[in-house]
Context: one part of a larger RNA
Molecule: small-subunit ribosomal RNA, 5' domain
Organism: uncultured bacterium
RNA sequence: UGAACGCUGGCGGCGUGCUUUACACAUGCAAGUCGAACGGCAGCACGGACUUCGGUCUGGUGGCGAGUGGCGAACGGGUGAGUAAUACAUCGGAACGUACCUUUUAGUUGGGGAUAACGCAUCGAAAGAUGUGCUAAUACCGAAUAAUCUCUGAGGAGGAAAGGCGGGGAUCGGAAACGACCUGUCGCUGAAAGAGCGGCCGAUGGCCGAUUAGCUAGUUGGCGGGGUAAAAGCCCACCAAGGCGAUGAUCGGUAGCCGUUCUGAGAGGAAGAUCAGCCACACUGGGACUGAGACACGGCCCAGACUCCUACGGGAGGCAGCAGUGGGGAAUUUUGGACAAUGGGGGAAACCCUGAUCCAGCAACGCCGCGUGAAUGAAGAAGGCCUUAGGGUUGUAAAGCUCUUUCGGCCGGGAAAAAAUCGCAUGGGUUAAUACCCUGUGUGGAUGAUGGUACCGGAAUAAGAAGCACCGGCUAACUACGUGCCAGCAGCCGCGGUAAUACGUAGGGUGCGAGCGUUAAUC
Repeated sequence: UGAACGCUGGCGGCGUGCUUUACACAUGCAAGUCGAACGGCAGCACGGACUUCGGUCUGGUGGCGAGUGGCGAACGGGUGAGUAAUACAUCGGAACGUACCUUUUAGUUGGGGAUAACGCAUCGAAAGAUGUGCUAAUACCGAAUAAUCUCUGAGGAGGAAAGGCGGGGAUCGGAAACGACCUGUCGCUGAAAGAGCGGCCGAUGGCCGAUUAGCUAGUUGGCGGGGUAAAAGCCCACCAAGGCGAUGAUCGGUAGCCGUUCUGAGAGGAAGAUCAGCCACACUGGGACUGAGACACGGCCCAGACUCCUACGGGAGGCAGCAGUGGGGAAUUUUGGACAAUGGGGGAAACCCUGAUCCAGCAACGCCGCGUGAAUGAAGAAGGCCUUAGGGUUGUAAAGCUCUUUCGGCCGGGAAAAAAUCGCAUGGGUUAAUACCCUGUGUGGAUGAUGGUACCGGAAUAAGAAGCACCGGCUAACUACGUGCCAGCAGCCGCGGUAAUACGUAGGGUGCGAGCGUUAAUC
């Protein structure tokens, strides 16, 4: 150190966890949302009508499957295959784009034809497809208007839009419903700017090899076209013959880059896990479509390999998302909980979605903290080991006595993370308006996955909690027995052939300690 292996293993906090096959993947989930854009009504609930009391009918209401339409799906998440420069870091530049957001400004008039859903019919094993008939819109298409915009031969020409929801005193239309009208709000269209984001260009910098020395034909430049949001051989026609290179071109090998990380007194050296920024990729290769934005991980088309279904005609799929499986490997976790918080998408909102995220689980994988008791205790007990047989040592160590109770187990209490949205009161804005809507302040109530967790209190008991390596020198730490160049040790020097402090065991000692050693790697 993202480690692994051996022996051992009490607790907590915070982190980290496929470095190998960018190998193949069963299963579930990971991107939806809006009925306040639309026609509607498959299912559910309510109301109404009918009823043979079984039920039937009815979009009238709450809502809403499928469908049209809008926004999102280009973010977030993963991986590092490719890439030695179309990348990255830093510093500059000019010829650009930008949905949502902010500011300013001008509009939002009047029409039309379709189409899905649905009904009917047909084909197919399925996936699915076809014909015909009906219908709506913020879907689609003309017309009007044009400050600004585009083109221009400077006269002129072209070119937009969409409505939805809420409230209302008088007036008007209408039998009424409702509408005109006024008003609020969310939208829609044109234009100008801003912010943020993105595209493009240049300079400088950062690997190895000369057993790679020459490389290049759209190649280098120009003119004219095309093309793009935009500069440009980006592409094309023609013209010129240039361009790069020992300050290492070209070729080959290796590699995502950086902030940083490790080490070191520094200079340097090595690395690029987690976190943050950028890039590239999404079964392999190619291509475009839609769109503000993609040449698009959970979109489309073609080809290929592989897997699956099939009625053999034809179809379906892509975990380098989160879990999980097989395989590879010395080696790397749960098919968990919640949207409570933070953030994202949609929505006027309520809310819905969110394997982002927040949490929990597993692993001494790492760092940090704590504990395994404290004081006293010499008859220096017993036992072990050694012995010159006197004794020494284990050793205040144990026992005993006195005390404490962290952590763990038990009992009880029990958070912060949650305040917004919402209701009420009140001030302000808008307005004809005390209505609706927006907003400030005060106040009230609701909402917790984690989790009965953290933390606090209580009762009990030394009670449940120590190992690993080493002891010839380097290098802190020595004796006995066994073995007899055997068995074995070993990082280097080297030990072992009958008195081995070097092998094995024991006693003792040394070092570190919930770890200790070994291996691998780097400084």